[in-house]
Context: one part of a larger RNA
RNA sequence: CAUGCAACAAGACGAAAAGACCCUAUGGAGCUUUACUGUAACUUGUCAUUGAAUUACGGAUUUUAAUACGUAGGAUAGCUGGGAGGCUUUGAAAUAUUCCUUGAGGGGGAUAUGGAGCCAACGGUGAAAUACCAGCUUUUGAGGUUUGUGAUUCUAACUUAUACCCGUGAAUCCGGGUUGAGGACAUUGGCAGGCGGGCAGUUUGACUGGGGCGGUCGCCUCCUAAAGAGUAACGGAGGCGUUCAAAGAUUCUCUCAGAGUGAAUAGAAAUCACUCAUCGAGCGCAAAGGUAGAAGAGAGUUUGACUGCGAGGACGACGGUCCGAGCAGGUGCGAAAGCAGGACUUAGUGAUCCGGUGGUCCCUCGUGGGAGGGCCAUCGCUCAACGGAUAAAAGCUACCCUGGGGAUAACAGGCUGAUCGGGCCCAAGAGUUCACAUCGACGGCUCGGUUUGGCACCUCGAUGUCGGCUCAUCACAUCCUCCCGCUGAAGCAGGUGGGAAGGGUUGGACUGUUCGUCCAUUAAAGUGGUACGUGAGCUGGGUUCAGUACGUCGUGAGACAGUACGGUCUCUAUCUGUUGUGUG
Numbered sequence: 001c002a003u004g005c006a007a008c009a010a011g012a013c014g015a016a017a018a019g020a021c022c023c024u025a026u027g028g029a030g031c032u033u034u035a036c037u038g039u040a041a042c043u044u045g046u047c048a049u050u051g052a053a054u055u056a057c058g059g060a061u062u063u064u065a066a067u068a069c070g071u072a073g074g075a076u077a078g079c080u081g082g083g084a085g086g087c088u089u090u091g092a093a094a095u096a097u098u099c100c101u102u103g104a105g106g107g108g109g110a111u112a113u114g115g116a117g118c119c120a121a122c123g124g125u126g127a128a129a130u131a132c133c134a135g136c137u138u139u140u141g142a143g144g145u146u147u148g149u150g151a152u153u154c155u156a157a158c159u160u161a162u163a164c165c166c167g168u169g170a171a172u173c174c175g176g177g178u179u180g181a182g183g184a185c186a187u188u189g190g191c192a193g194g195c196g197g198g199c200a201g202u203u204u205g206a207c208u209g210g211g212g213c214g215g216u217c218g219c220c221u222c223c224u225a226a227a228g229a230g231u232a233a234c235g236g237a238g239g240c241g242u243u244c245a246a247a248g249a250u251u252c253u254c255u256c257a258g259a260g261u262g263a264a265u266a267g268a269a270a271u272c273a274c275u276c277a278u279c280g281a282g283c284g285c286a287a288a289g290g291u292a293g294a295a296g297a298g299a300g301u302u303u304g305a306c307u308g309c310g311a312g313g314a315c316g317a318c319g320g321u322c323c324g325a326g327c328a329g330g331u332g333c334g335a336a337a338g339c340a341g342g343a344c345u346u347a348g349u350g351a352u353c354c355g356g357u358g359g360u361c362c363c364u365c366g367u368g369g370g371a372g373g374g375c376c377a378u379c380g381c382u383c384a385a386c387g388g389a390u391a392a393a394a395g396c397u398a399c400c401c402u403g404g405g406g407a408u409a410a411c412a413g414g415c416u417g418a419u420c421g422g423g424c425c426c427a428a429g430a431g432u433u434c435a436c437a438u439c440g441a442c443g444g445c446u447c448g449g450u451u452u453g454g455c456a457c458c459u460c461g462a463u464g465u466c467g468g469c470u471c472a473u474c475a476c477a478u479c480c481u482c483c484c485g486c487u488g489a490a491g492c493a494g495g496u497g498g499g500a501a502g503g504g505u506u507g508g509a510c511u512g513u514u515c516g517u518c519c520a521u522u523a524a525a526g527u528g529g530u531a532c533g534u535g536a537g538c539u540g541g542g543u544u545c546a547g548u549a550c551g552u553c554g555u556g557a558g559a560c561a562g563u564a565c566g567g568u569c570u571c572u573a574u575c576u577g578u579u580g581u582g583u584g
Stems, first nucleotide, its partner, number of pairs: 001584008010576003014571002022405004027401002029397004035202005042194007051154016068137001078136005085119003094113008158182004163178005205217003214234001218240006241386001242284001243343002248302007256280001258276006282291002285348001287346003306329004312323004318387001331340003354380007362373004412459001413457001414455003418452001420448006429439002466541001467539003471533001472530005479504003482499006506520005547565004551560003
């Protein structure tokens, strides 16, 4: 070196299981609720099943009888129309009795007596005869029809009986009958209102130096932006979701802020005068650009804050946004030339559908009426998650599941080294004196890669996670032992520094602990690396599944780097490696 056998488990990011943690999916499921929308059940009303009678109070309609009083006026004139006659031996006036009504004046009816008359056009009144006829109205009485509500009663629907008889033998079922009780209620069906996690279907945004919590989401201004335009970040600063009938148009006129000087009250600042003043003021509001030869400040007149259009351009993936001379109509200001299609400019906003309102020559329903639609104008969205999924929507899951992701977190590694640990430089100062025996501020330069982090680069078709046990191995920034320098080293004991990694570096109490505190020792009880060494070596106390409980939070399902009790640790070694022992 090769090759056996027996062993061990350090590696093959060993095997097993398309990671259960985490994120993601306009994935799923279970559960919750004051999420949304439904719905069973319950409840209320109504109609049917559902019939009869009485009574009370209403509504509608009809018949009949009455009723109707301002003043003037015979006197209690409802309204309108017709109308010159009407009623009467089928019993007029009048009288008596009686009933109803009344505004107490009267009006109407019935009966008896009676035996021939009573009333109307006239004068008055807005209106003329209840003389007569017809219609209508107010109020009242009586009757009929119909309907409603309340109460009471009935029995025949319907309900009920473990009362009795029968269905030929046992039967508390069922059916029939008798009887009793209830009774048009209840029951059941249709429709409508309420309630309704009992049940069901769903929703519950995105960005994000993992996710959640927080913040943000559209538009305007500046910087970042690298001298055309454009340009990102959870980069740095601010604004907007309007306002104005003048703060618009035009013609004419003017110049501001500030400072100095002067002037009663009057002062740093009130108003006034003079001088200086190129822009530092003002321009409704943010910022930027612009602007004094006005866009600023005033005055006069006004409505162009117009209608129909628009050559030609700019920006944008598109939707769309912006600029625009000029033409036609009619208008304002100006003597005119001219200017005016809002405002110094850039924010002040919302597609489509659906619906409202006004107009209209249009279309449809055969035509007219009427209705519906189109077109023009306009209105209704913090659709603000602002290119707006629906008119309409929140949560929990440790009971969980699936598809994926190392596109993305927790362990470990890697990069970095803010933080951390070490060293060096300078030397203010402390050290009685004296910077440097010892310590060393303010600062500076470095090293290490043990902390807490940042990043998210391999691994999510799996790299098992704290501590202990076992077994170690390395570094040296050395705890002891060894050698040496300085000392604020008399000696002993120390302080500090240099060399040095050969060997060594304890046993216990508490705690899951690493750590730490304590006890007793020791020469000393070192600091770190090794996937915070080591679970195909062990353990499983902690953390980190399912059960349960407490505190707290939550309406709840549930939740908690809060607590407590309990809780399956698989693998027969192929290769590399190592050890022992053979063979060549």